[in-house]
RNA sequence: GGGCUCUUGGUCUAGUGGUUAUGACGCUGCCCUCACACGGCAGAGAUCUCGAGUUCAAUUCUCGAAGAGCCCA
Numbered sequence: 001g002g003g004c005u006c007u008u009g010g011u012c013u014a015g016u017g018g019u020u021a022u023g024a025c026g027c028u029g030c031c032c033u034c035a036c037a038c039g040g041c042a043g044a045g046a047u048c049u050c051g052a053g054u055u056c057a058a059u060u061c062u063c064g065a066a067g068a069g070c071c072c073a
Stems, first nucleotide, its partner, number of pairs: 001072007010025003018056001027043005049065005
């Protein structure tokens, strides 16, 4: 220098044009217990990496930028 893939709550992740953005772990509160753990219930937490475009409508499609990974030279 070229090609490919990825970027979504604290972490991992589903979703791939429209309905409240999904779940797990973690966190907080309550219940349970003499107490802790386990378990049960509830809750908070994401302007979906950034900018522009297409569209009535974009996390999703297109282009550009940034970051991460893999391959080639």

A computed fold for a 73-nucleotide RNA from a Candidatus Aenigmatarchaeota archaeon, annotated as transfer RNA.
Its Rfam family is "tRNA". Rfam links the family to the GO term triplet codon-amino acid adaptor activity.
NCBI's taxonomy places the organism under Archaea, Nanobdellati, Candidatus Aenigmatarchaeota.
The prediction has a mean pLDDT of 82.
The sequence is in RNAcentral, with records from ENA.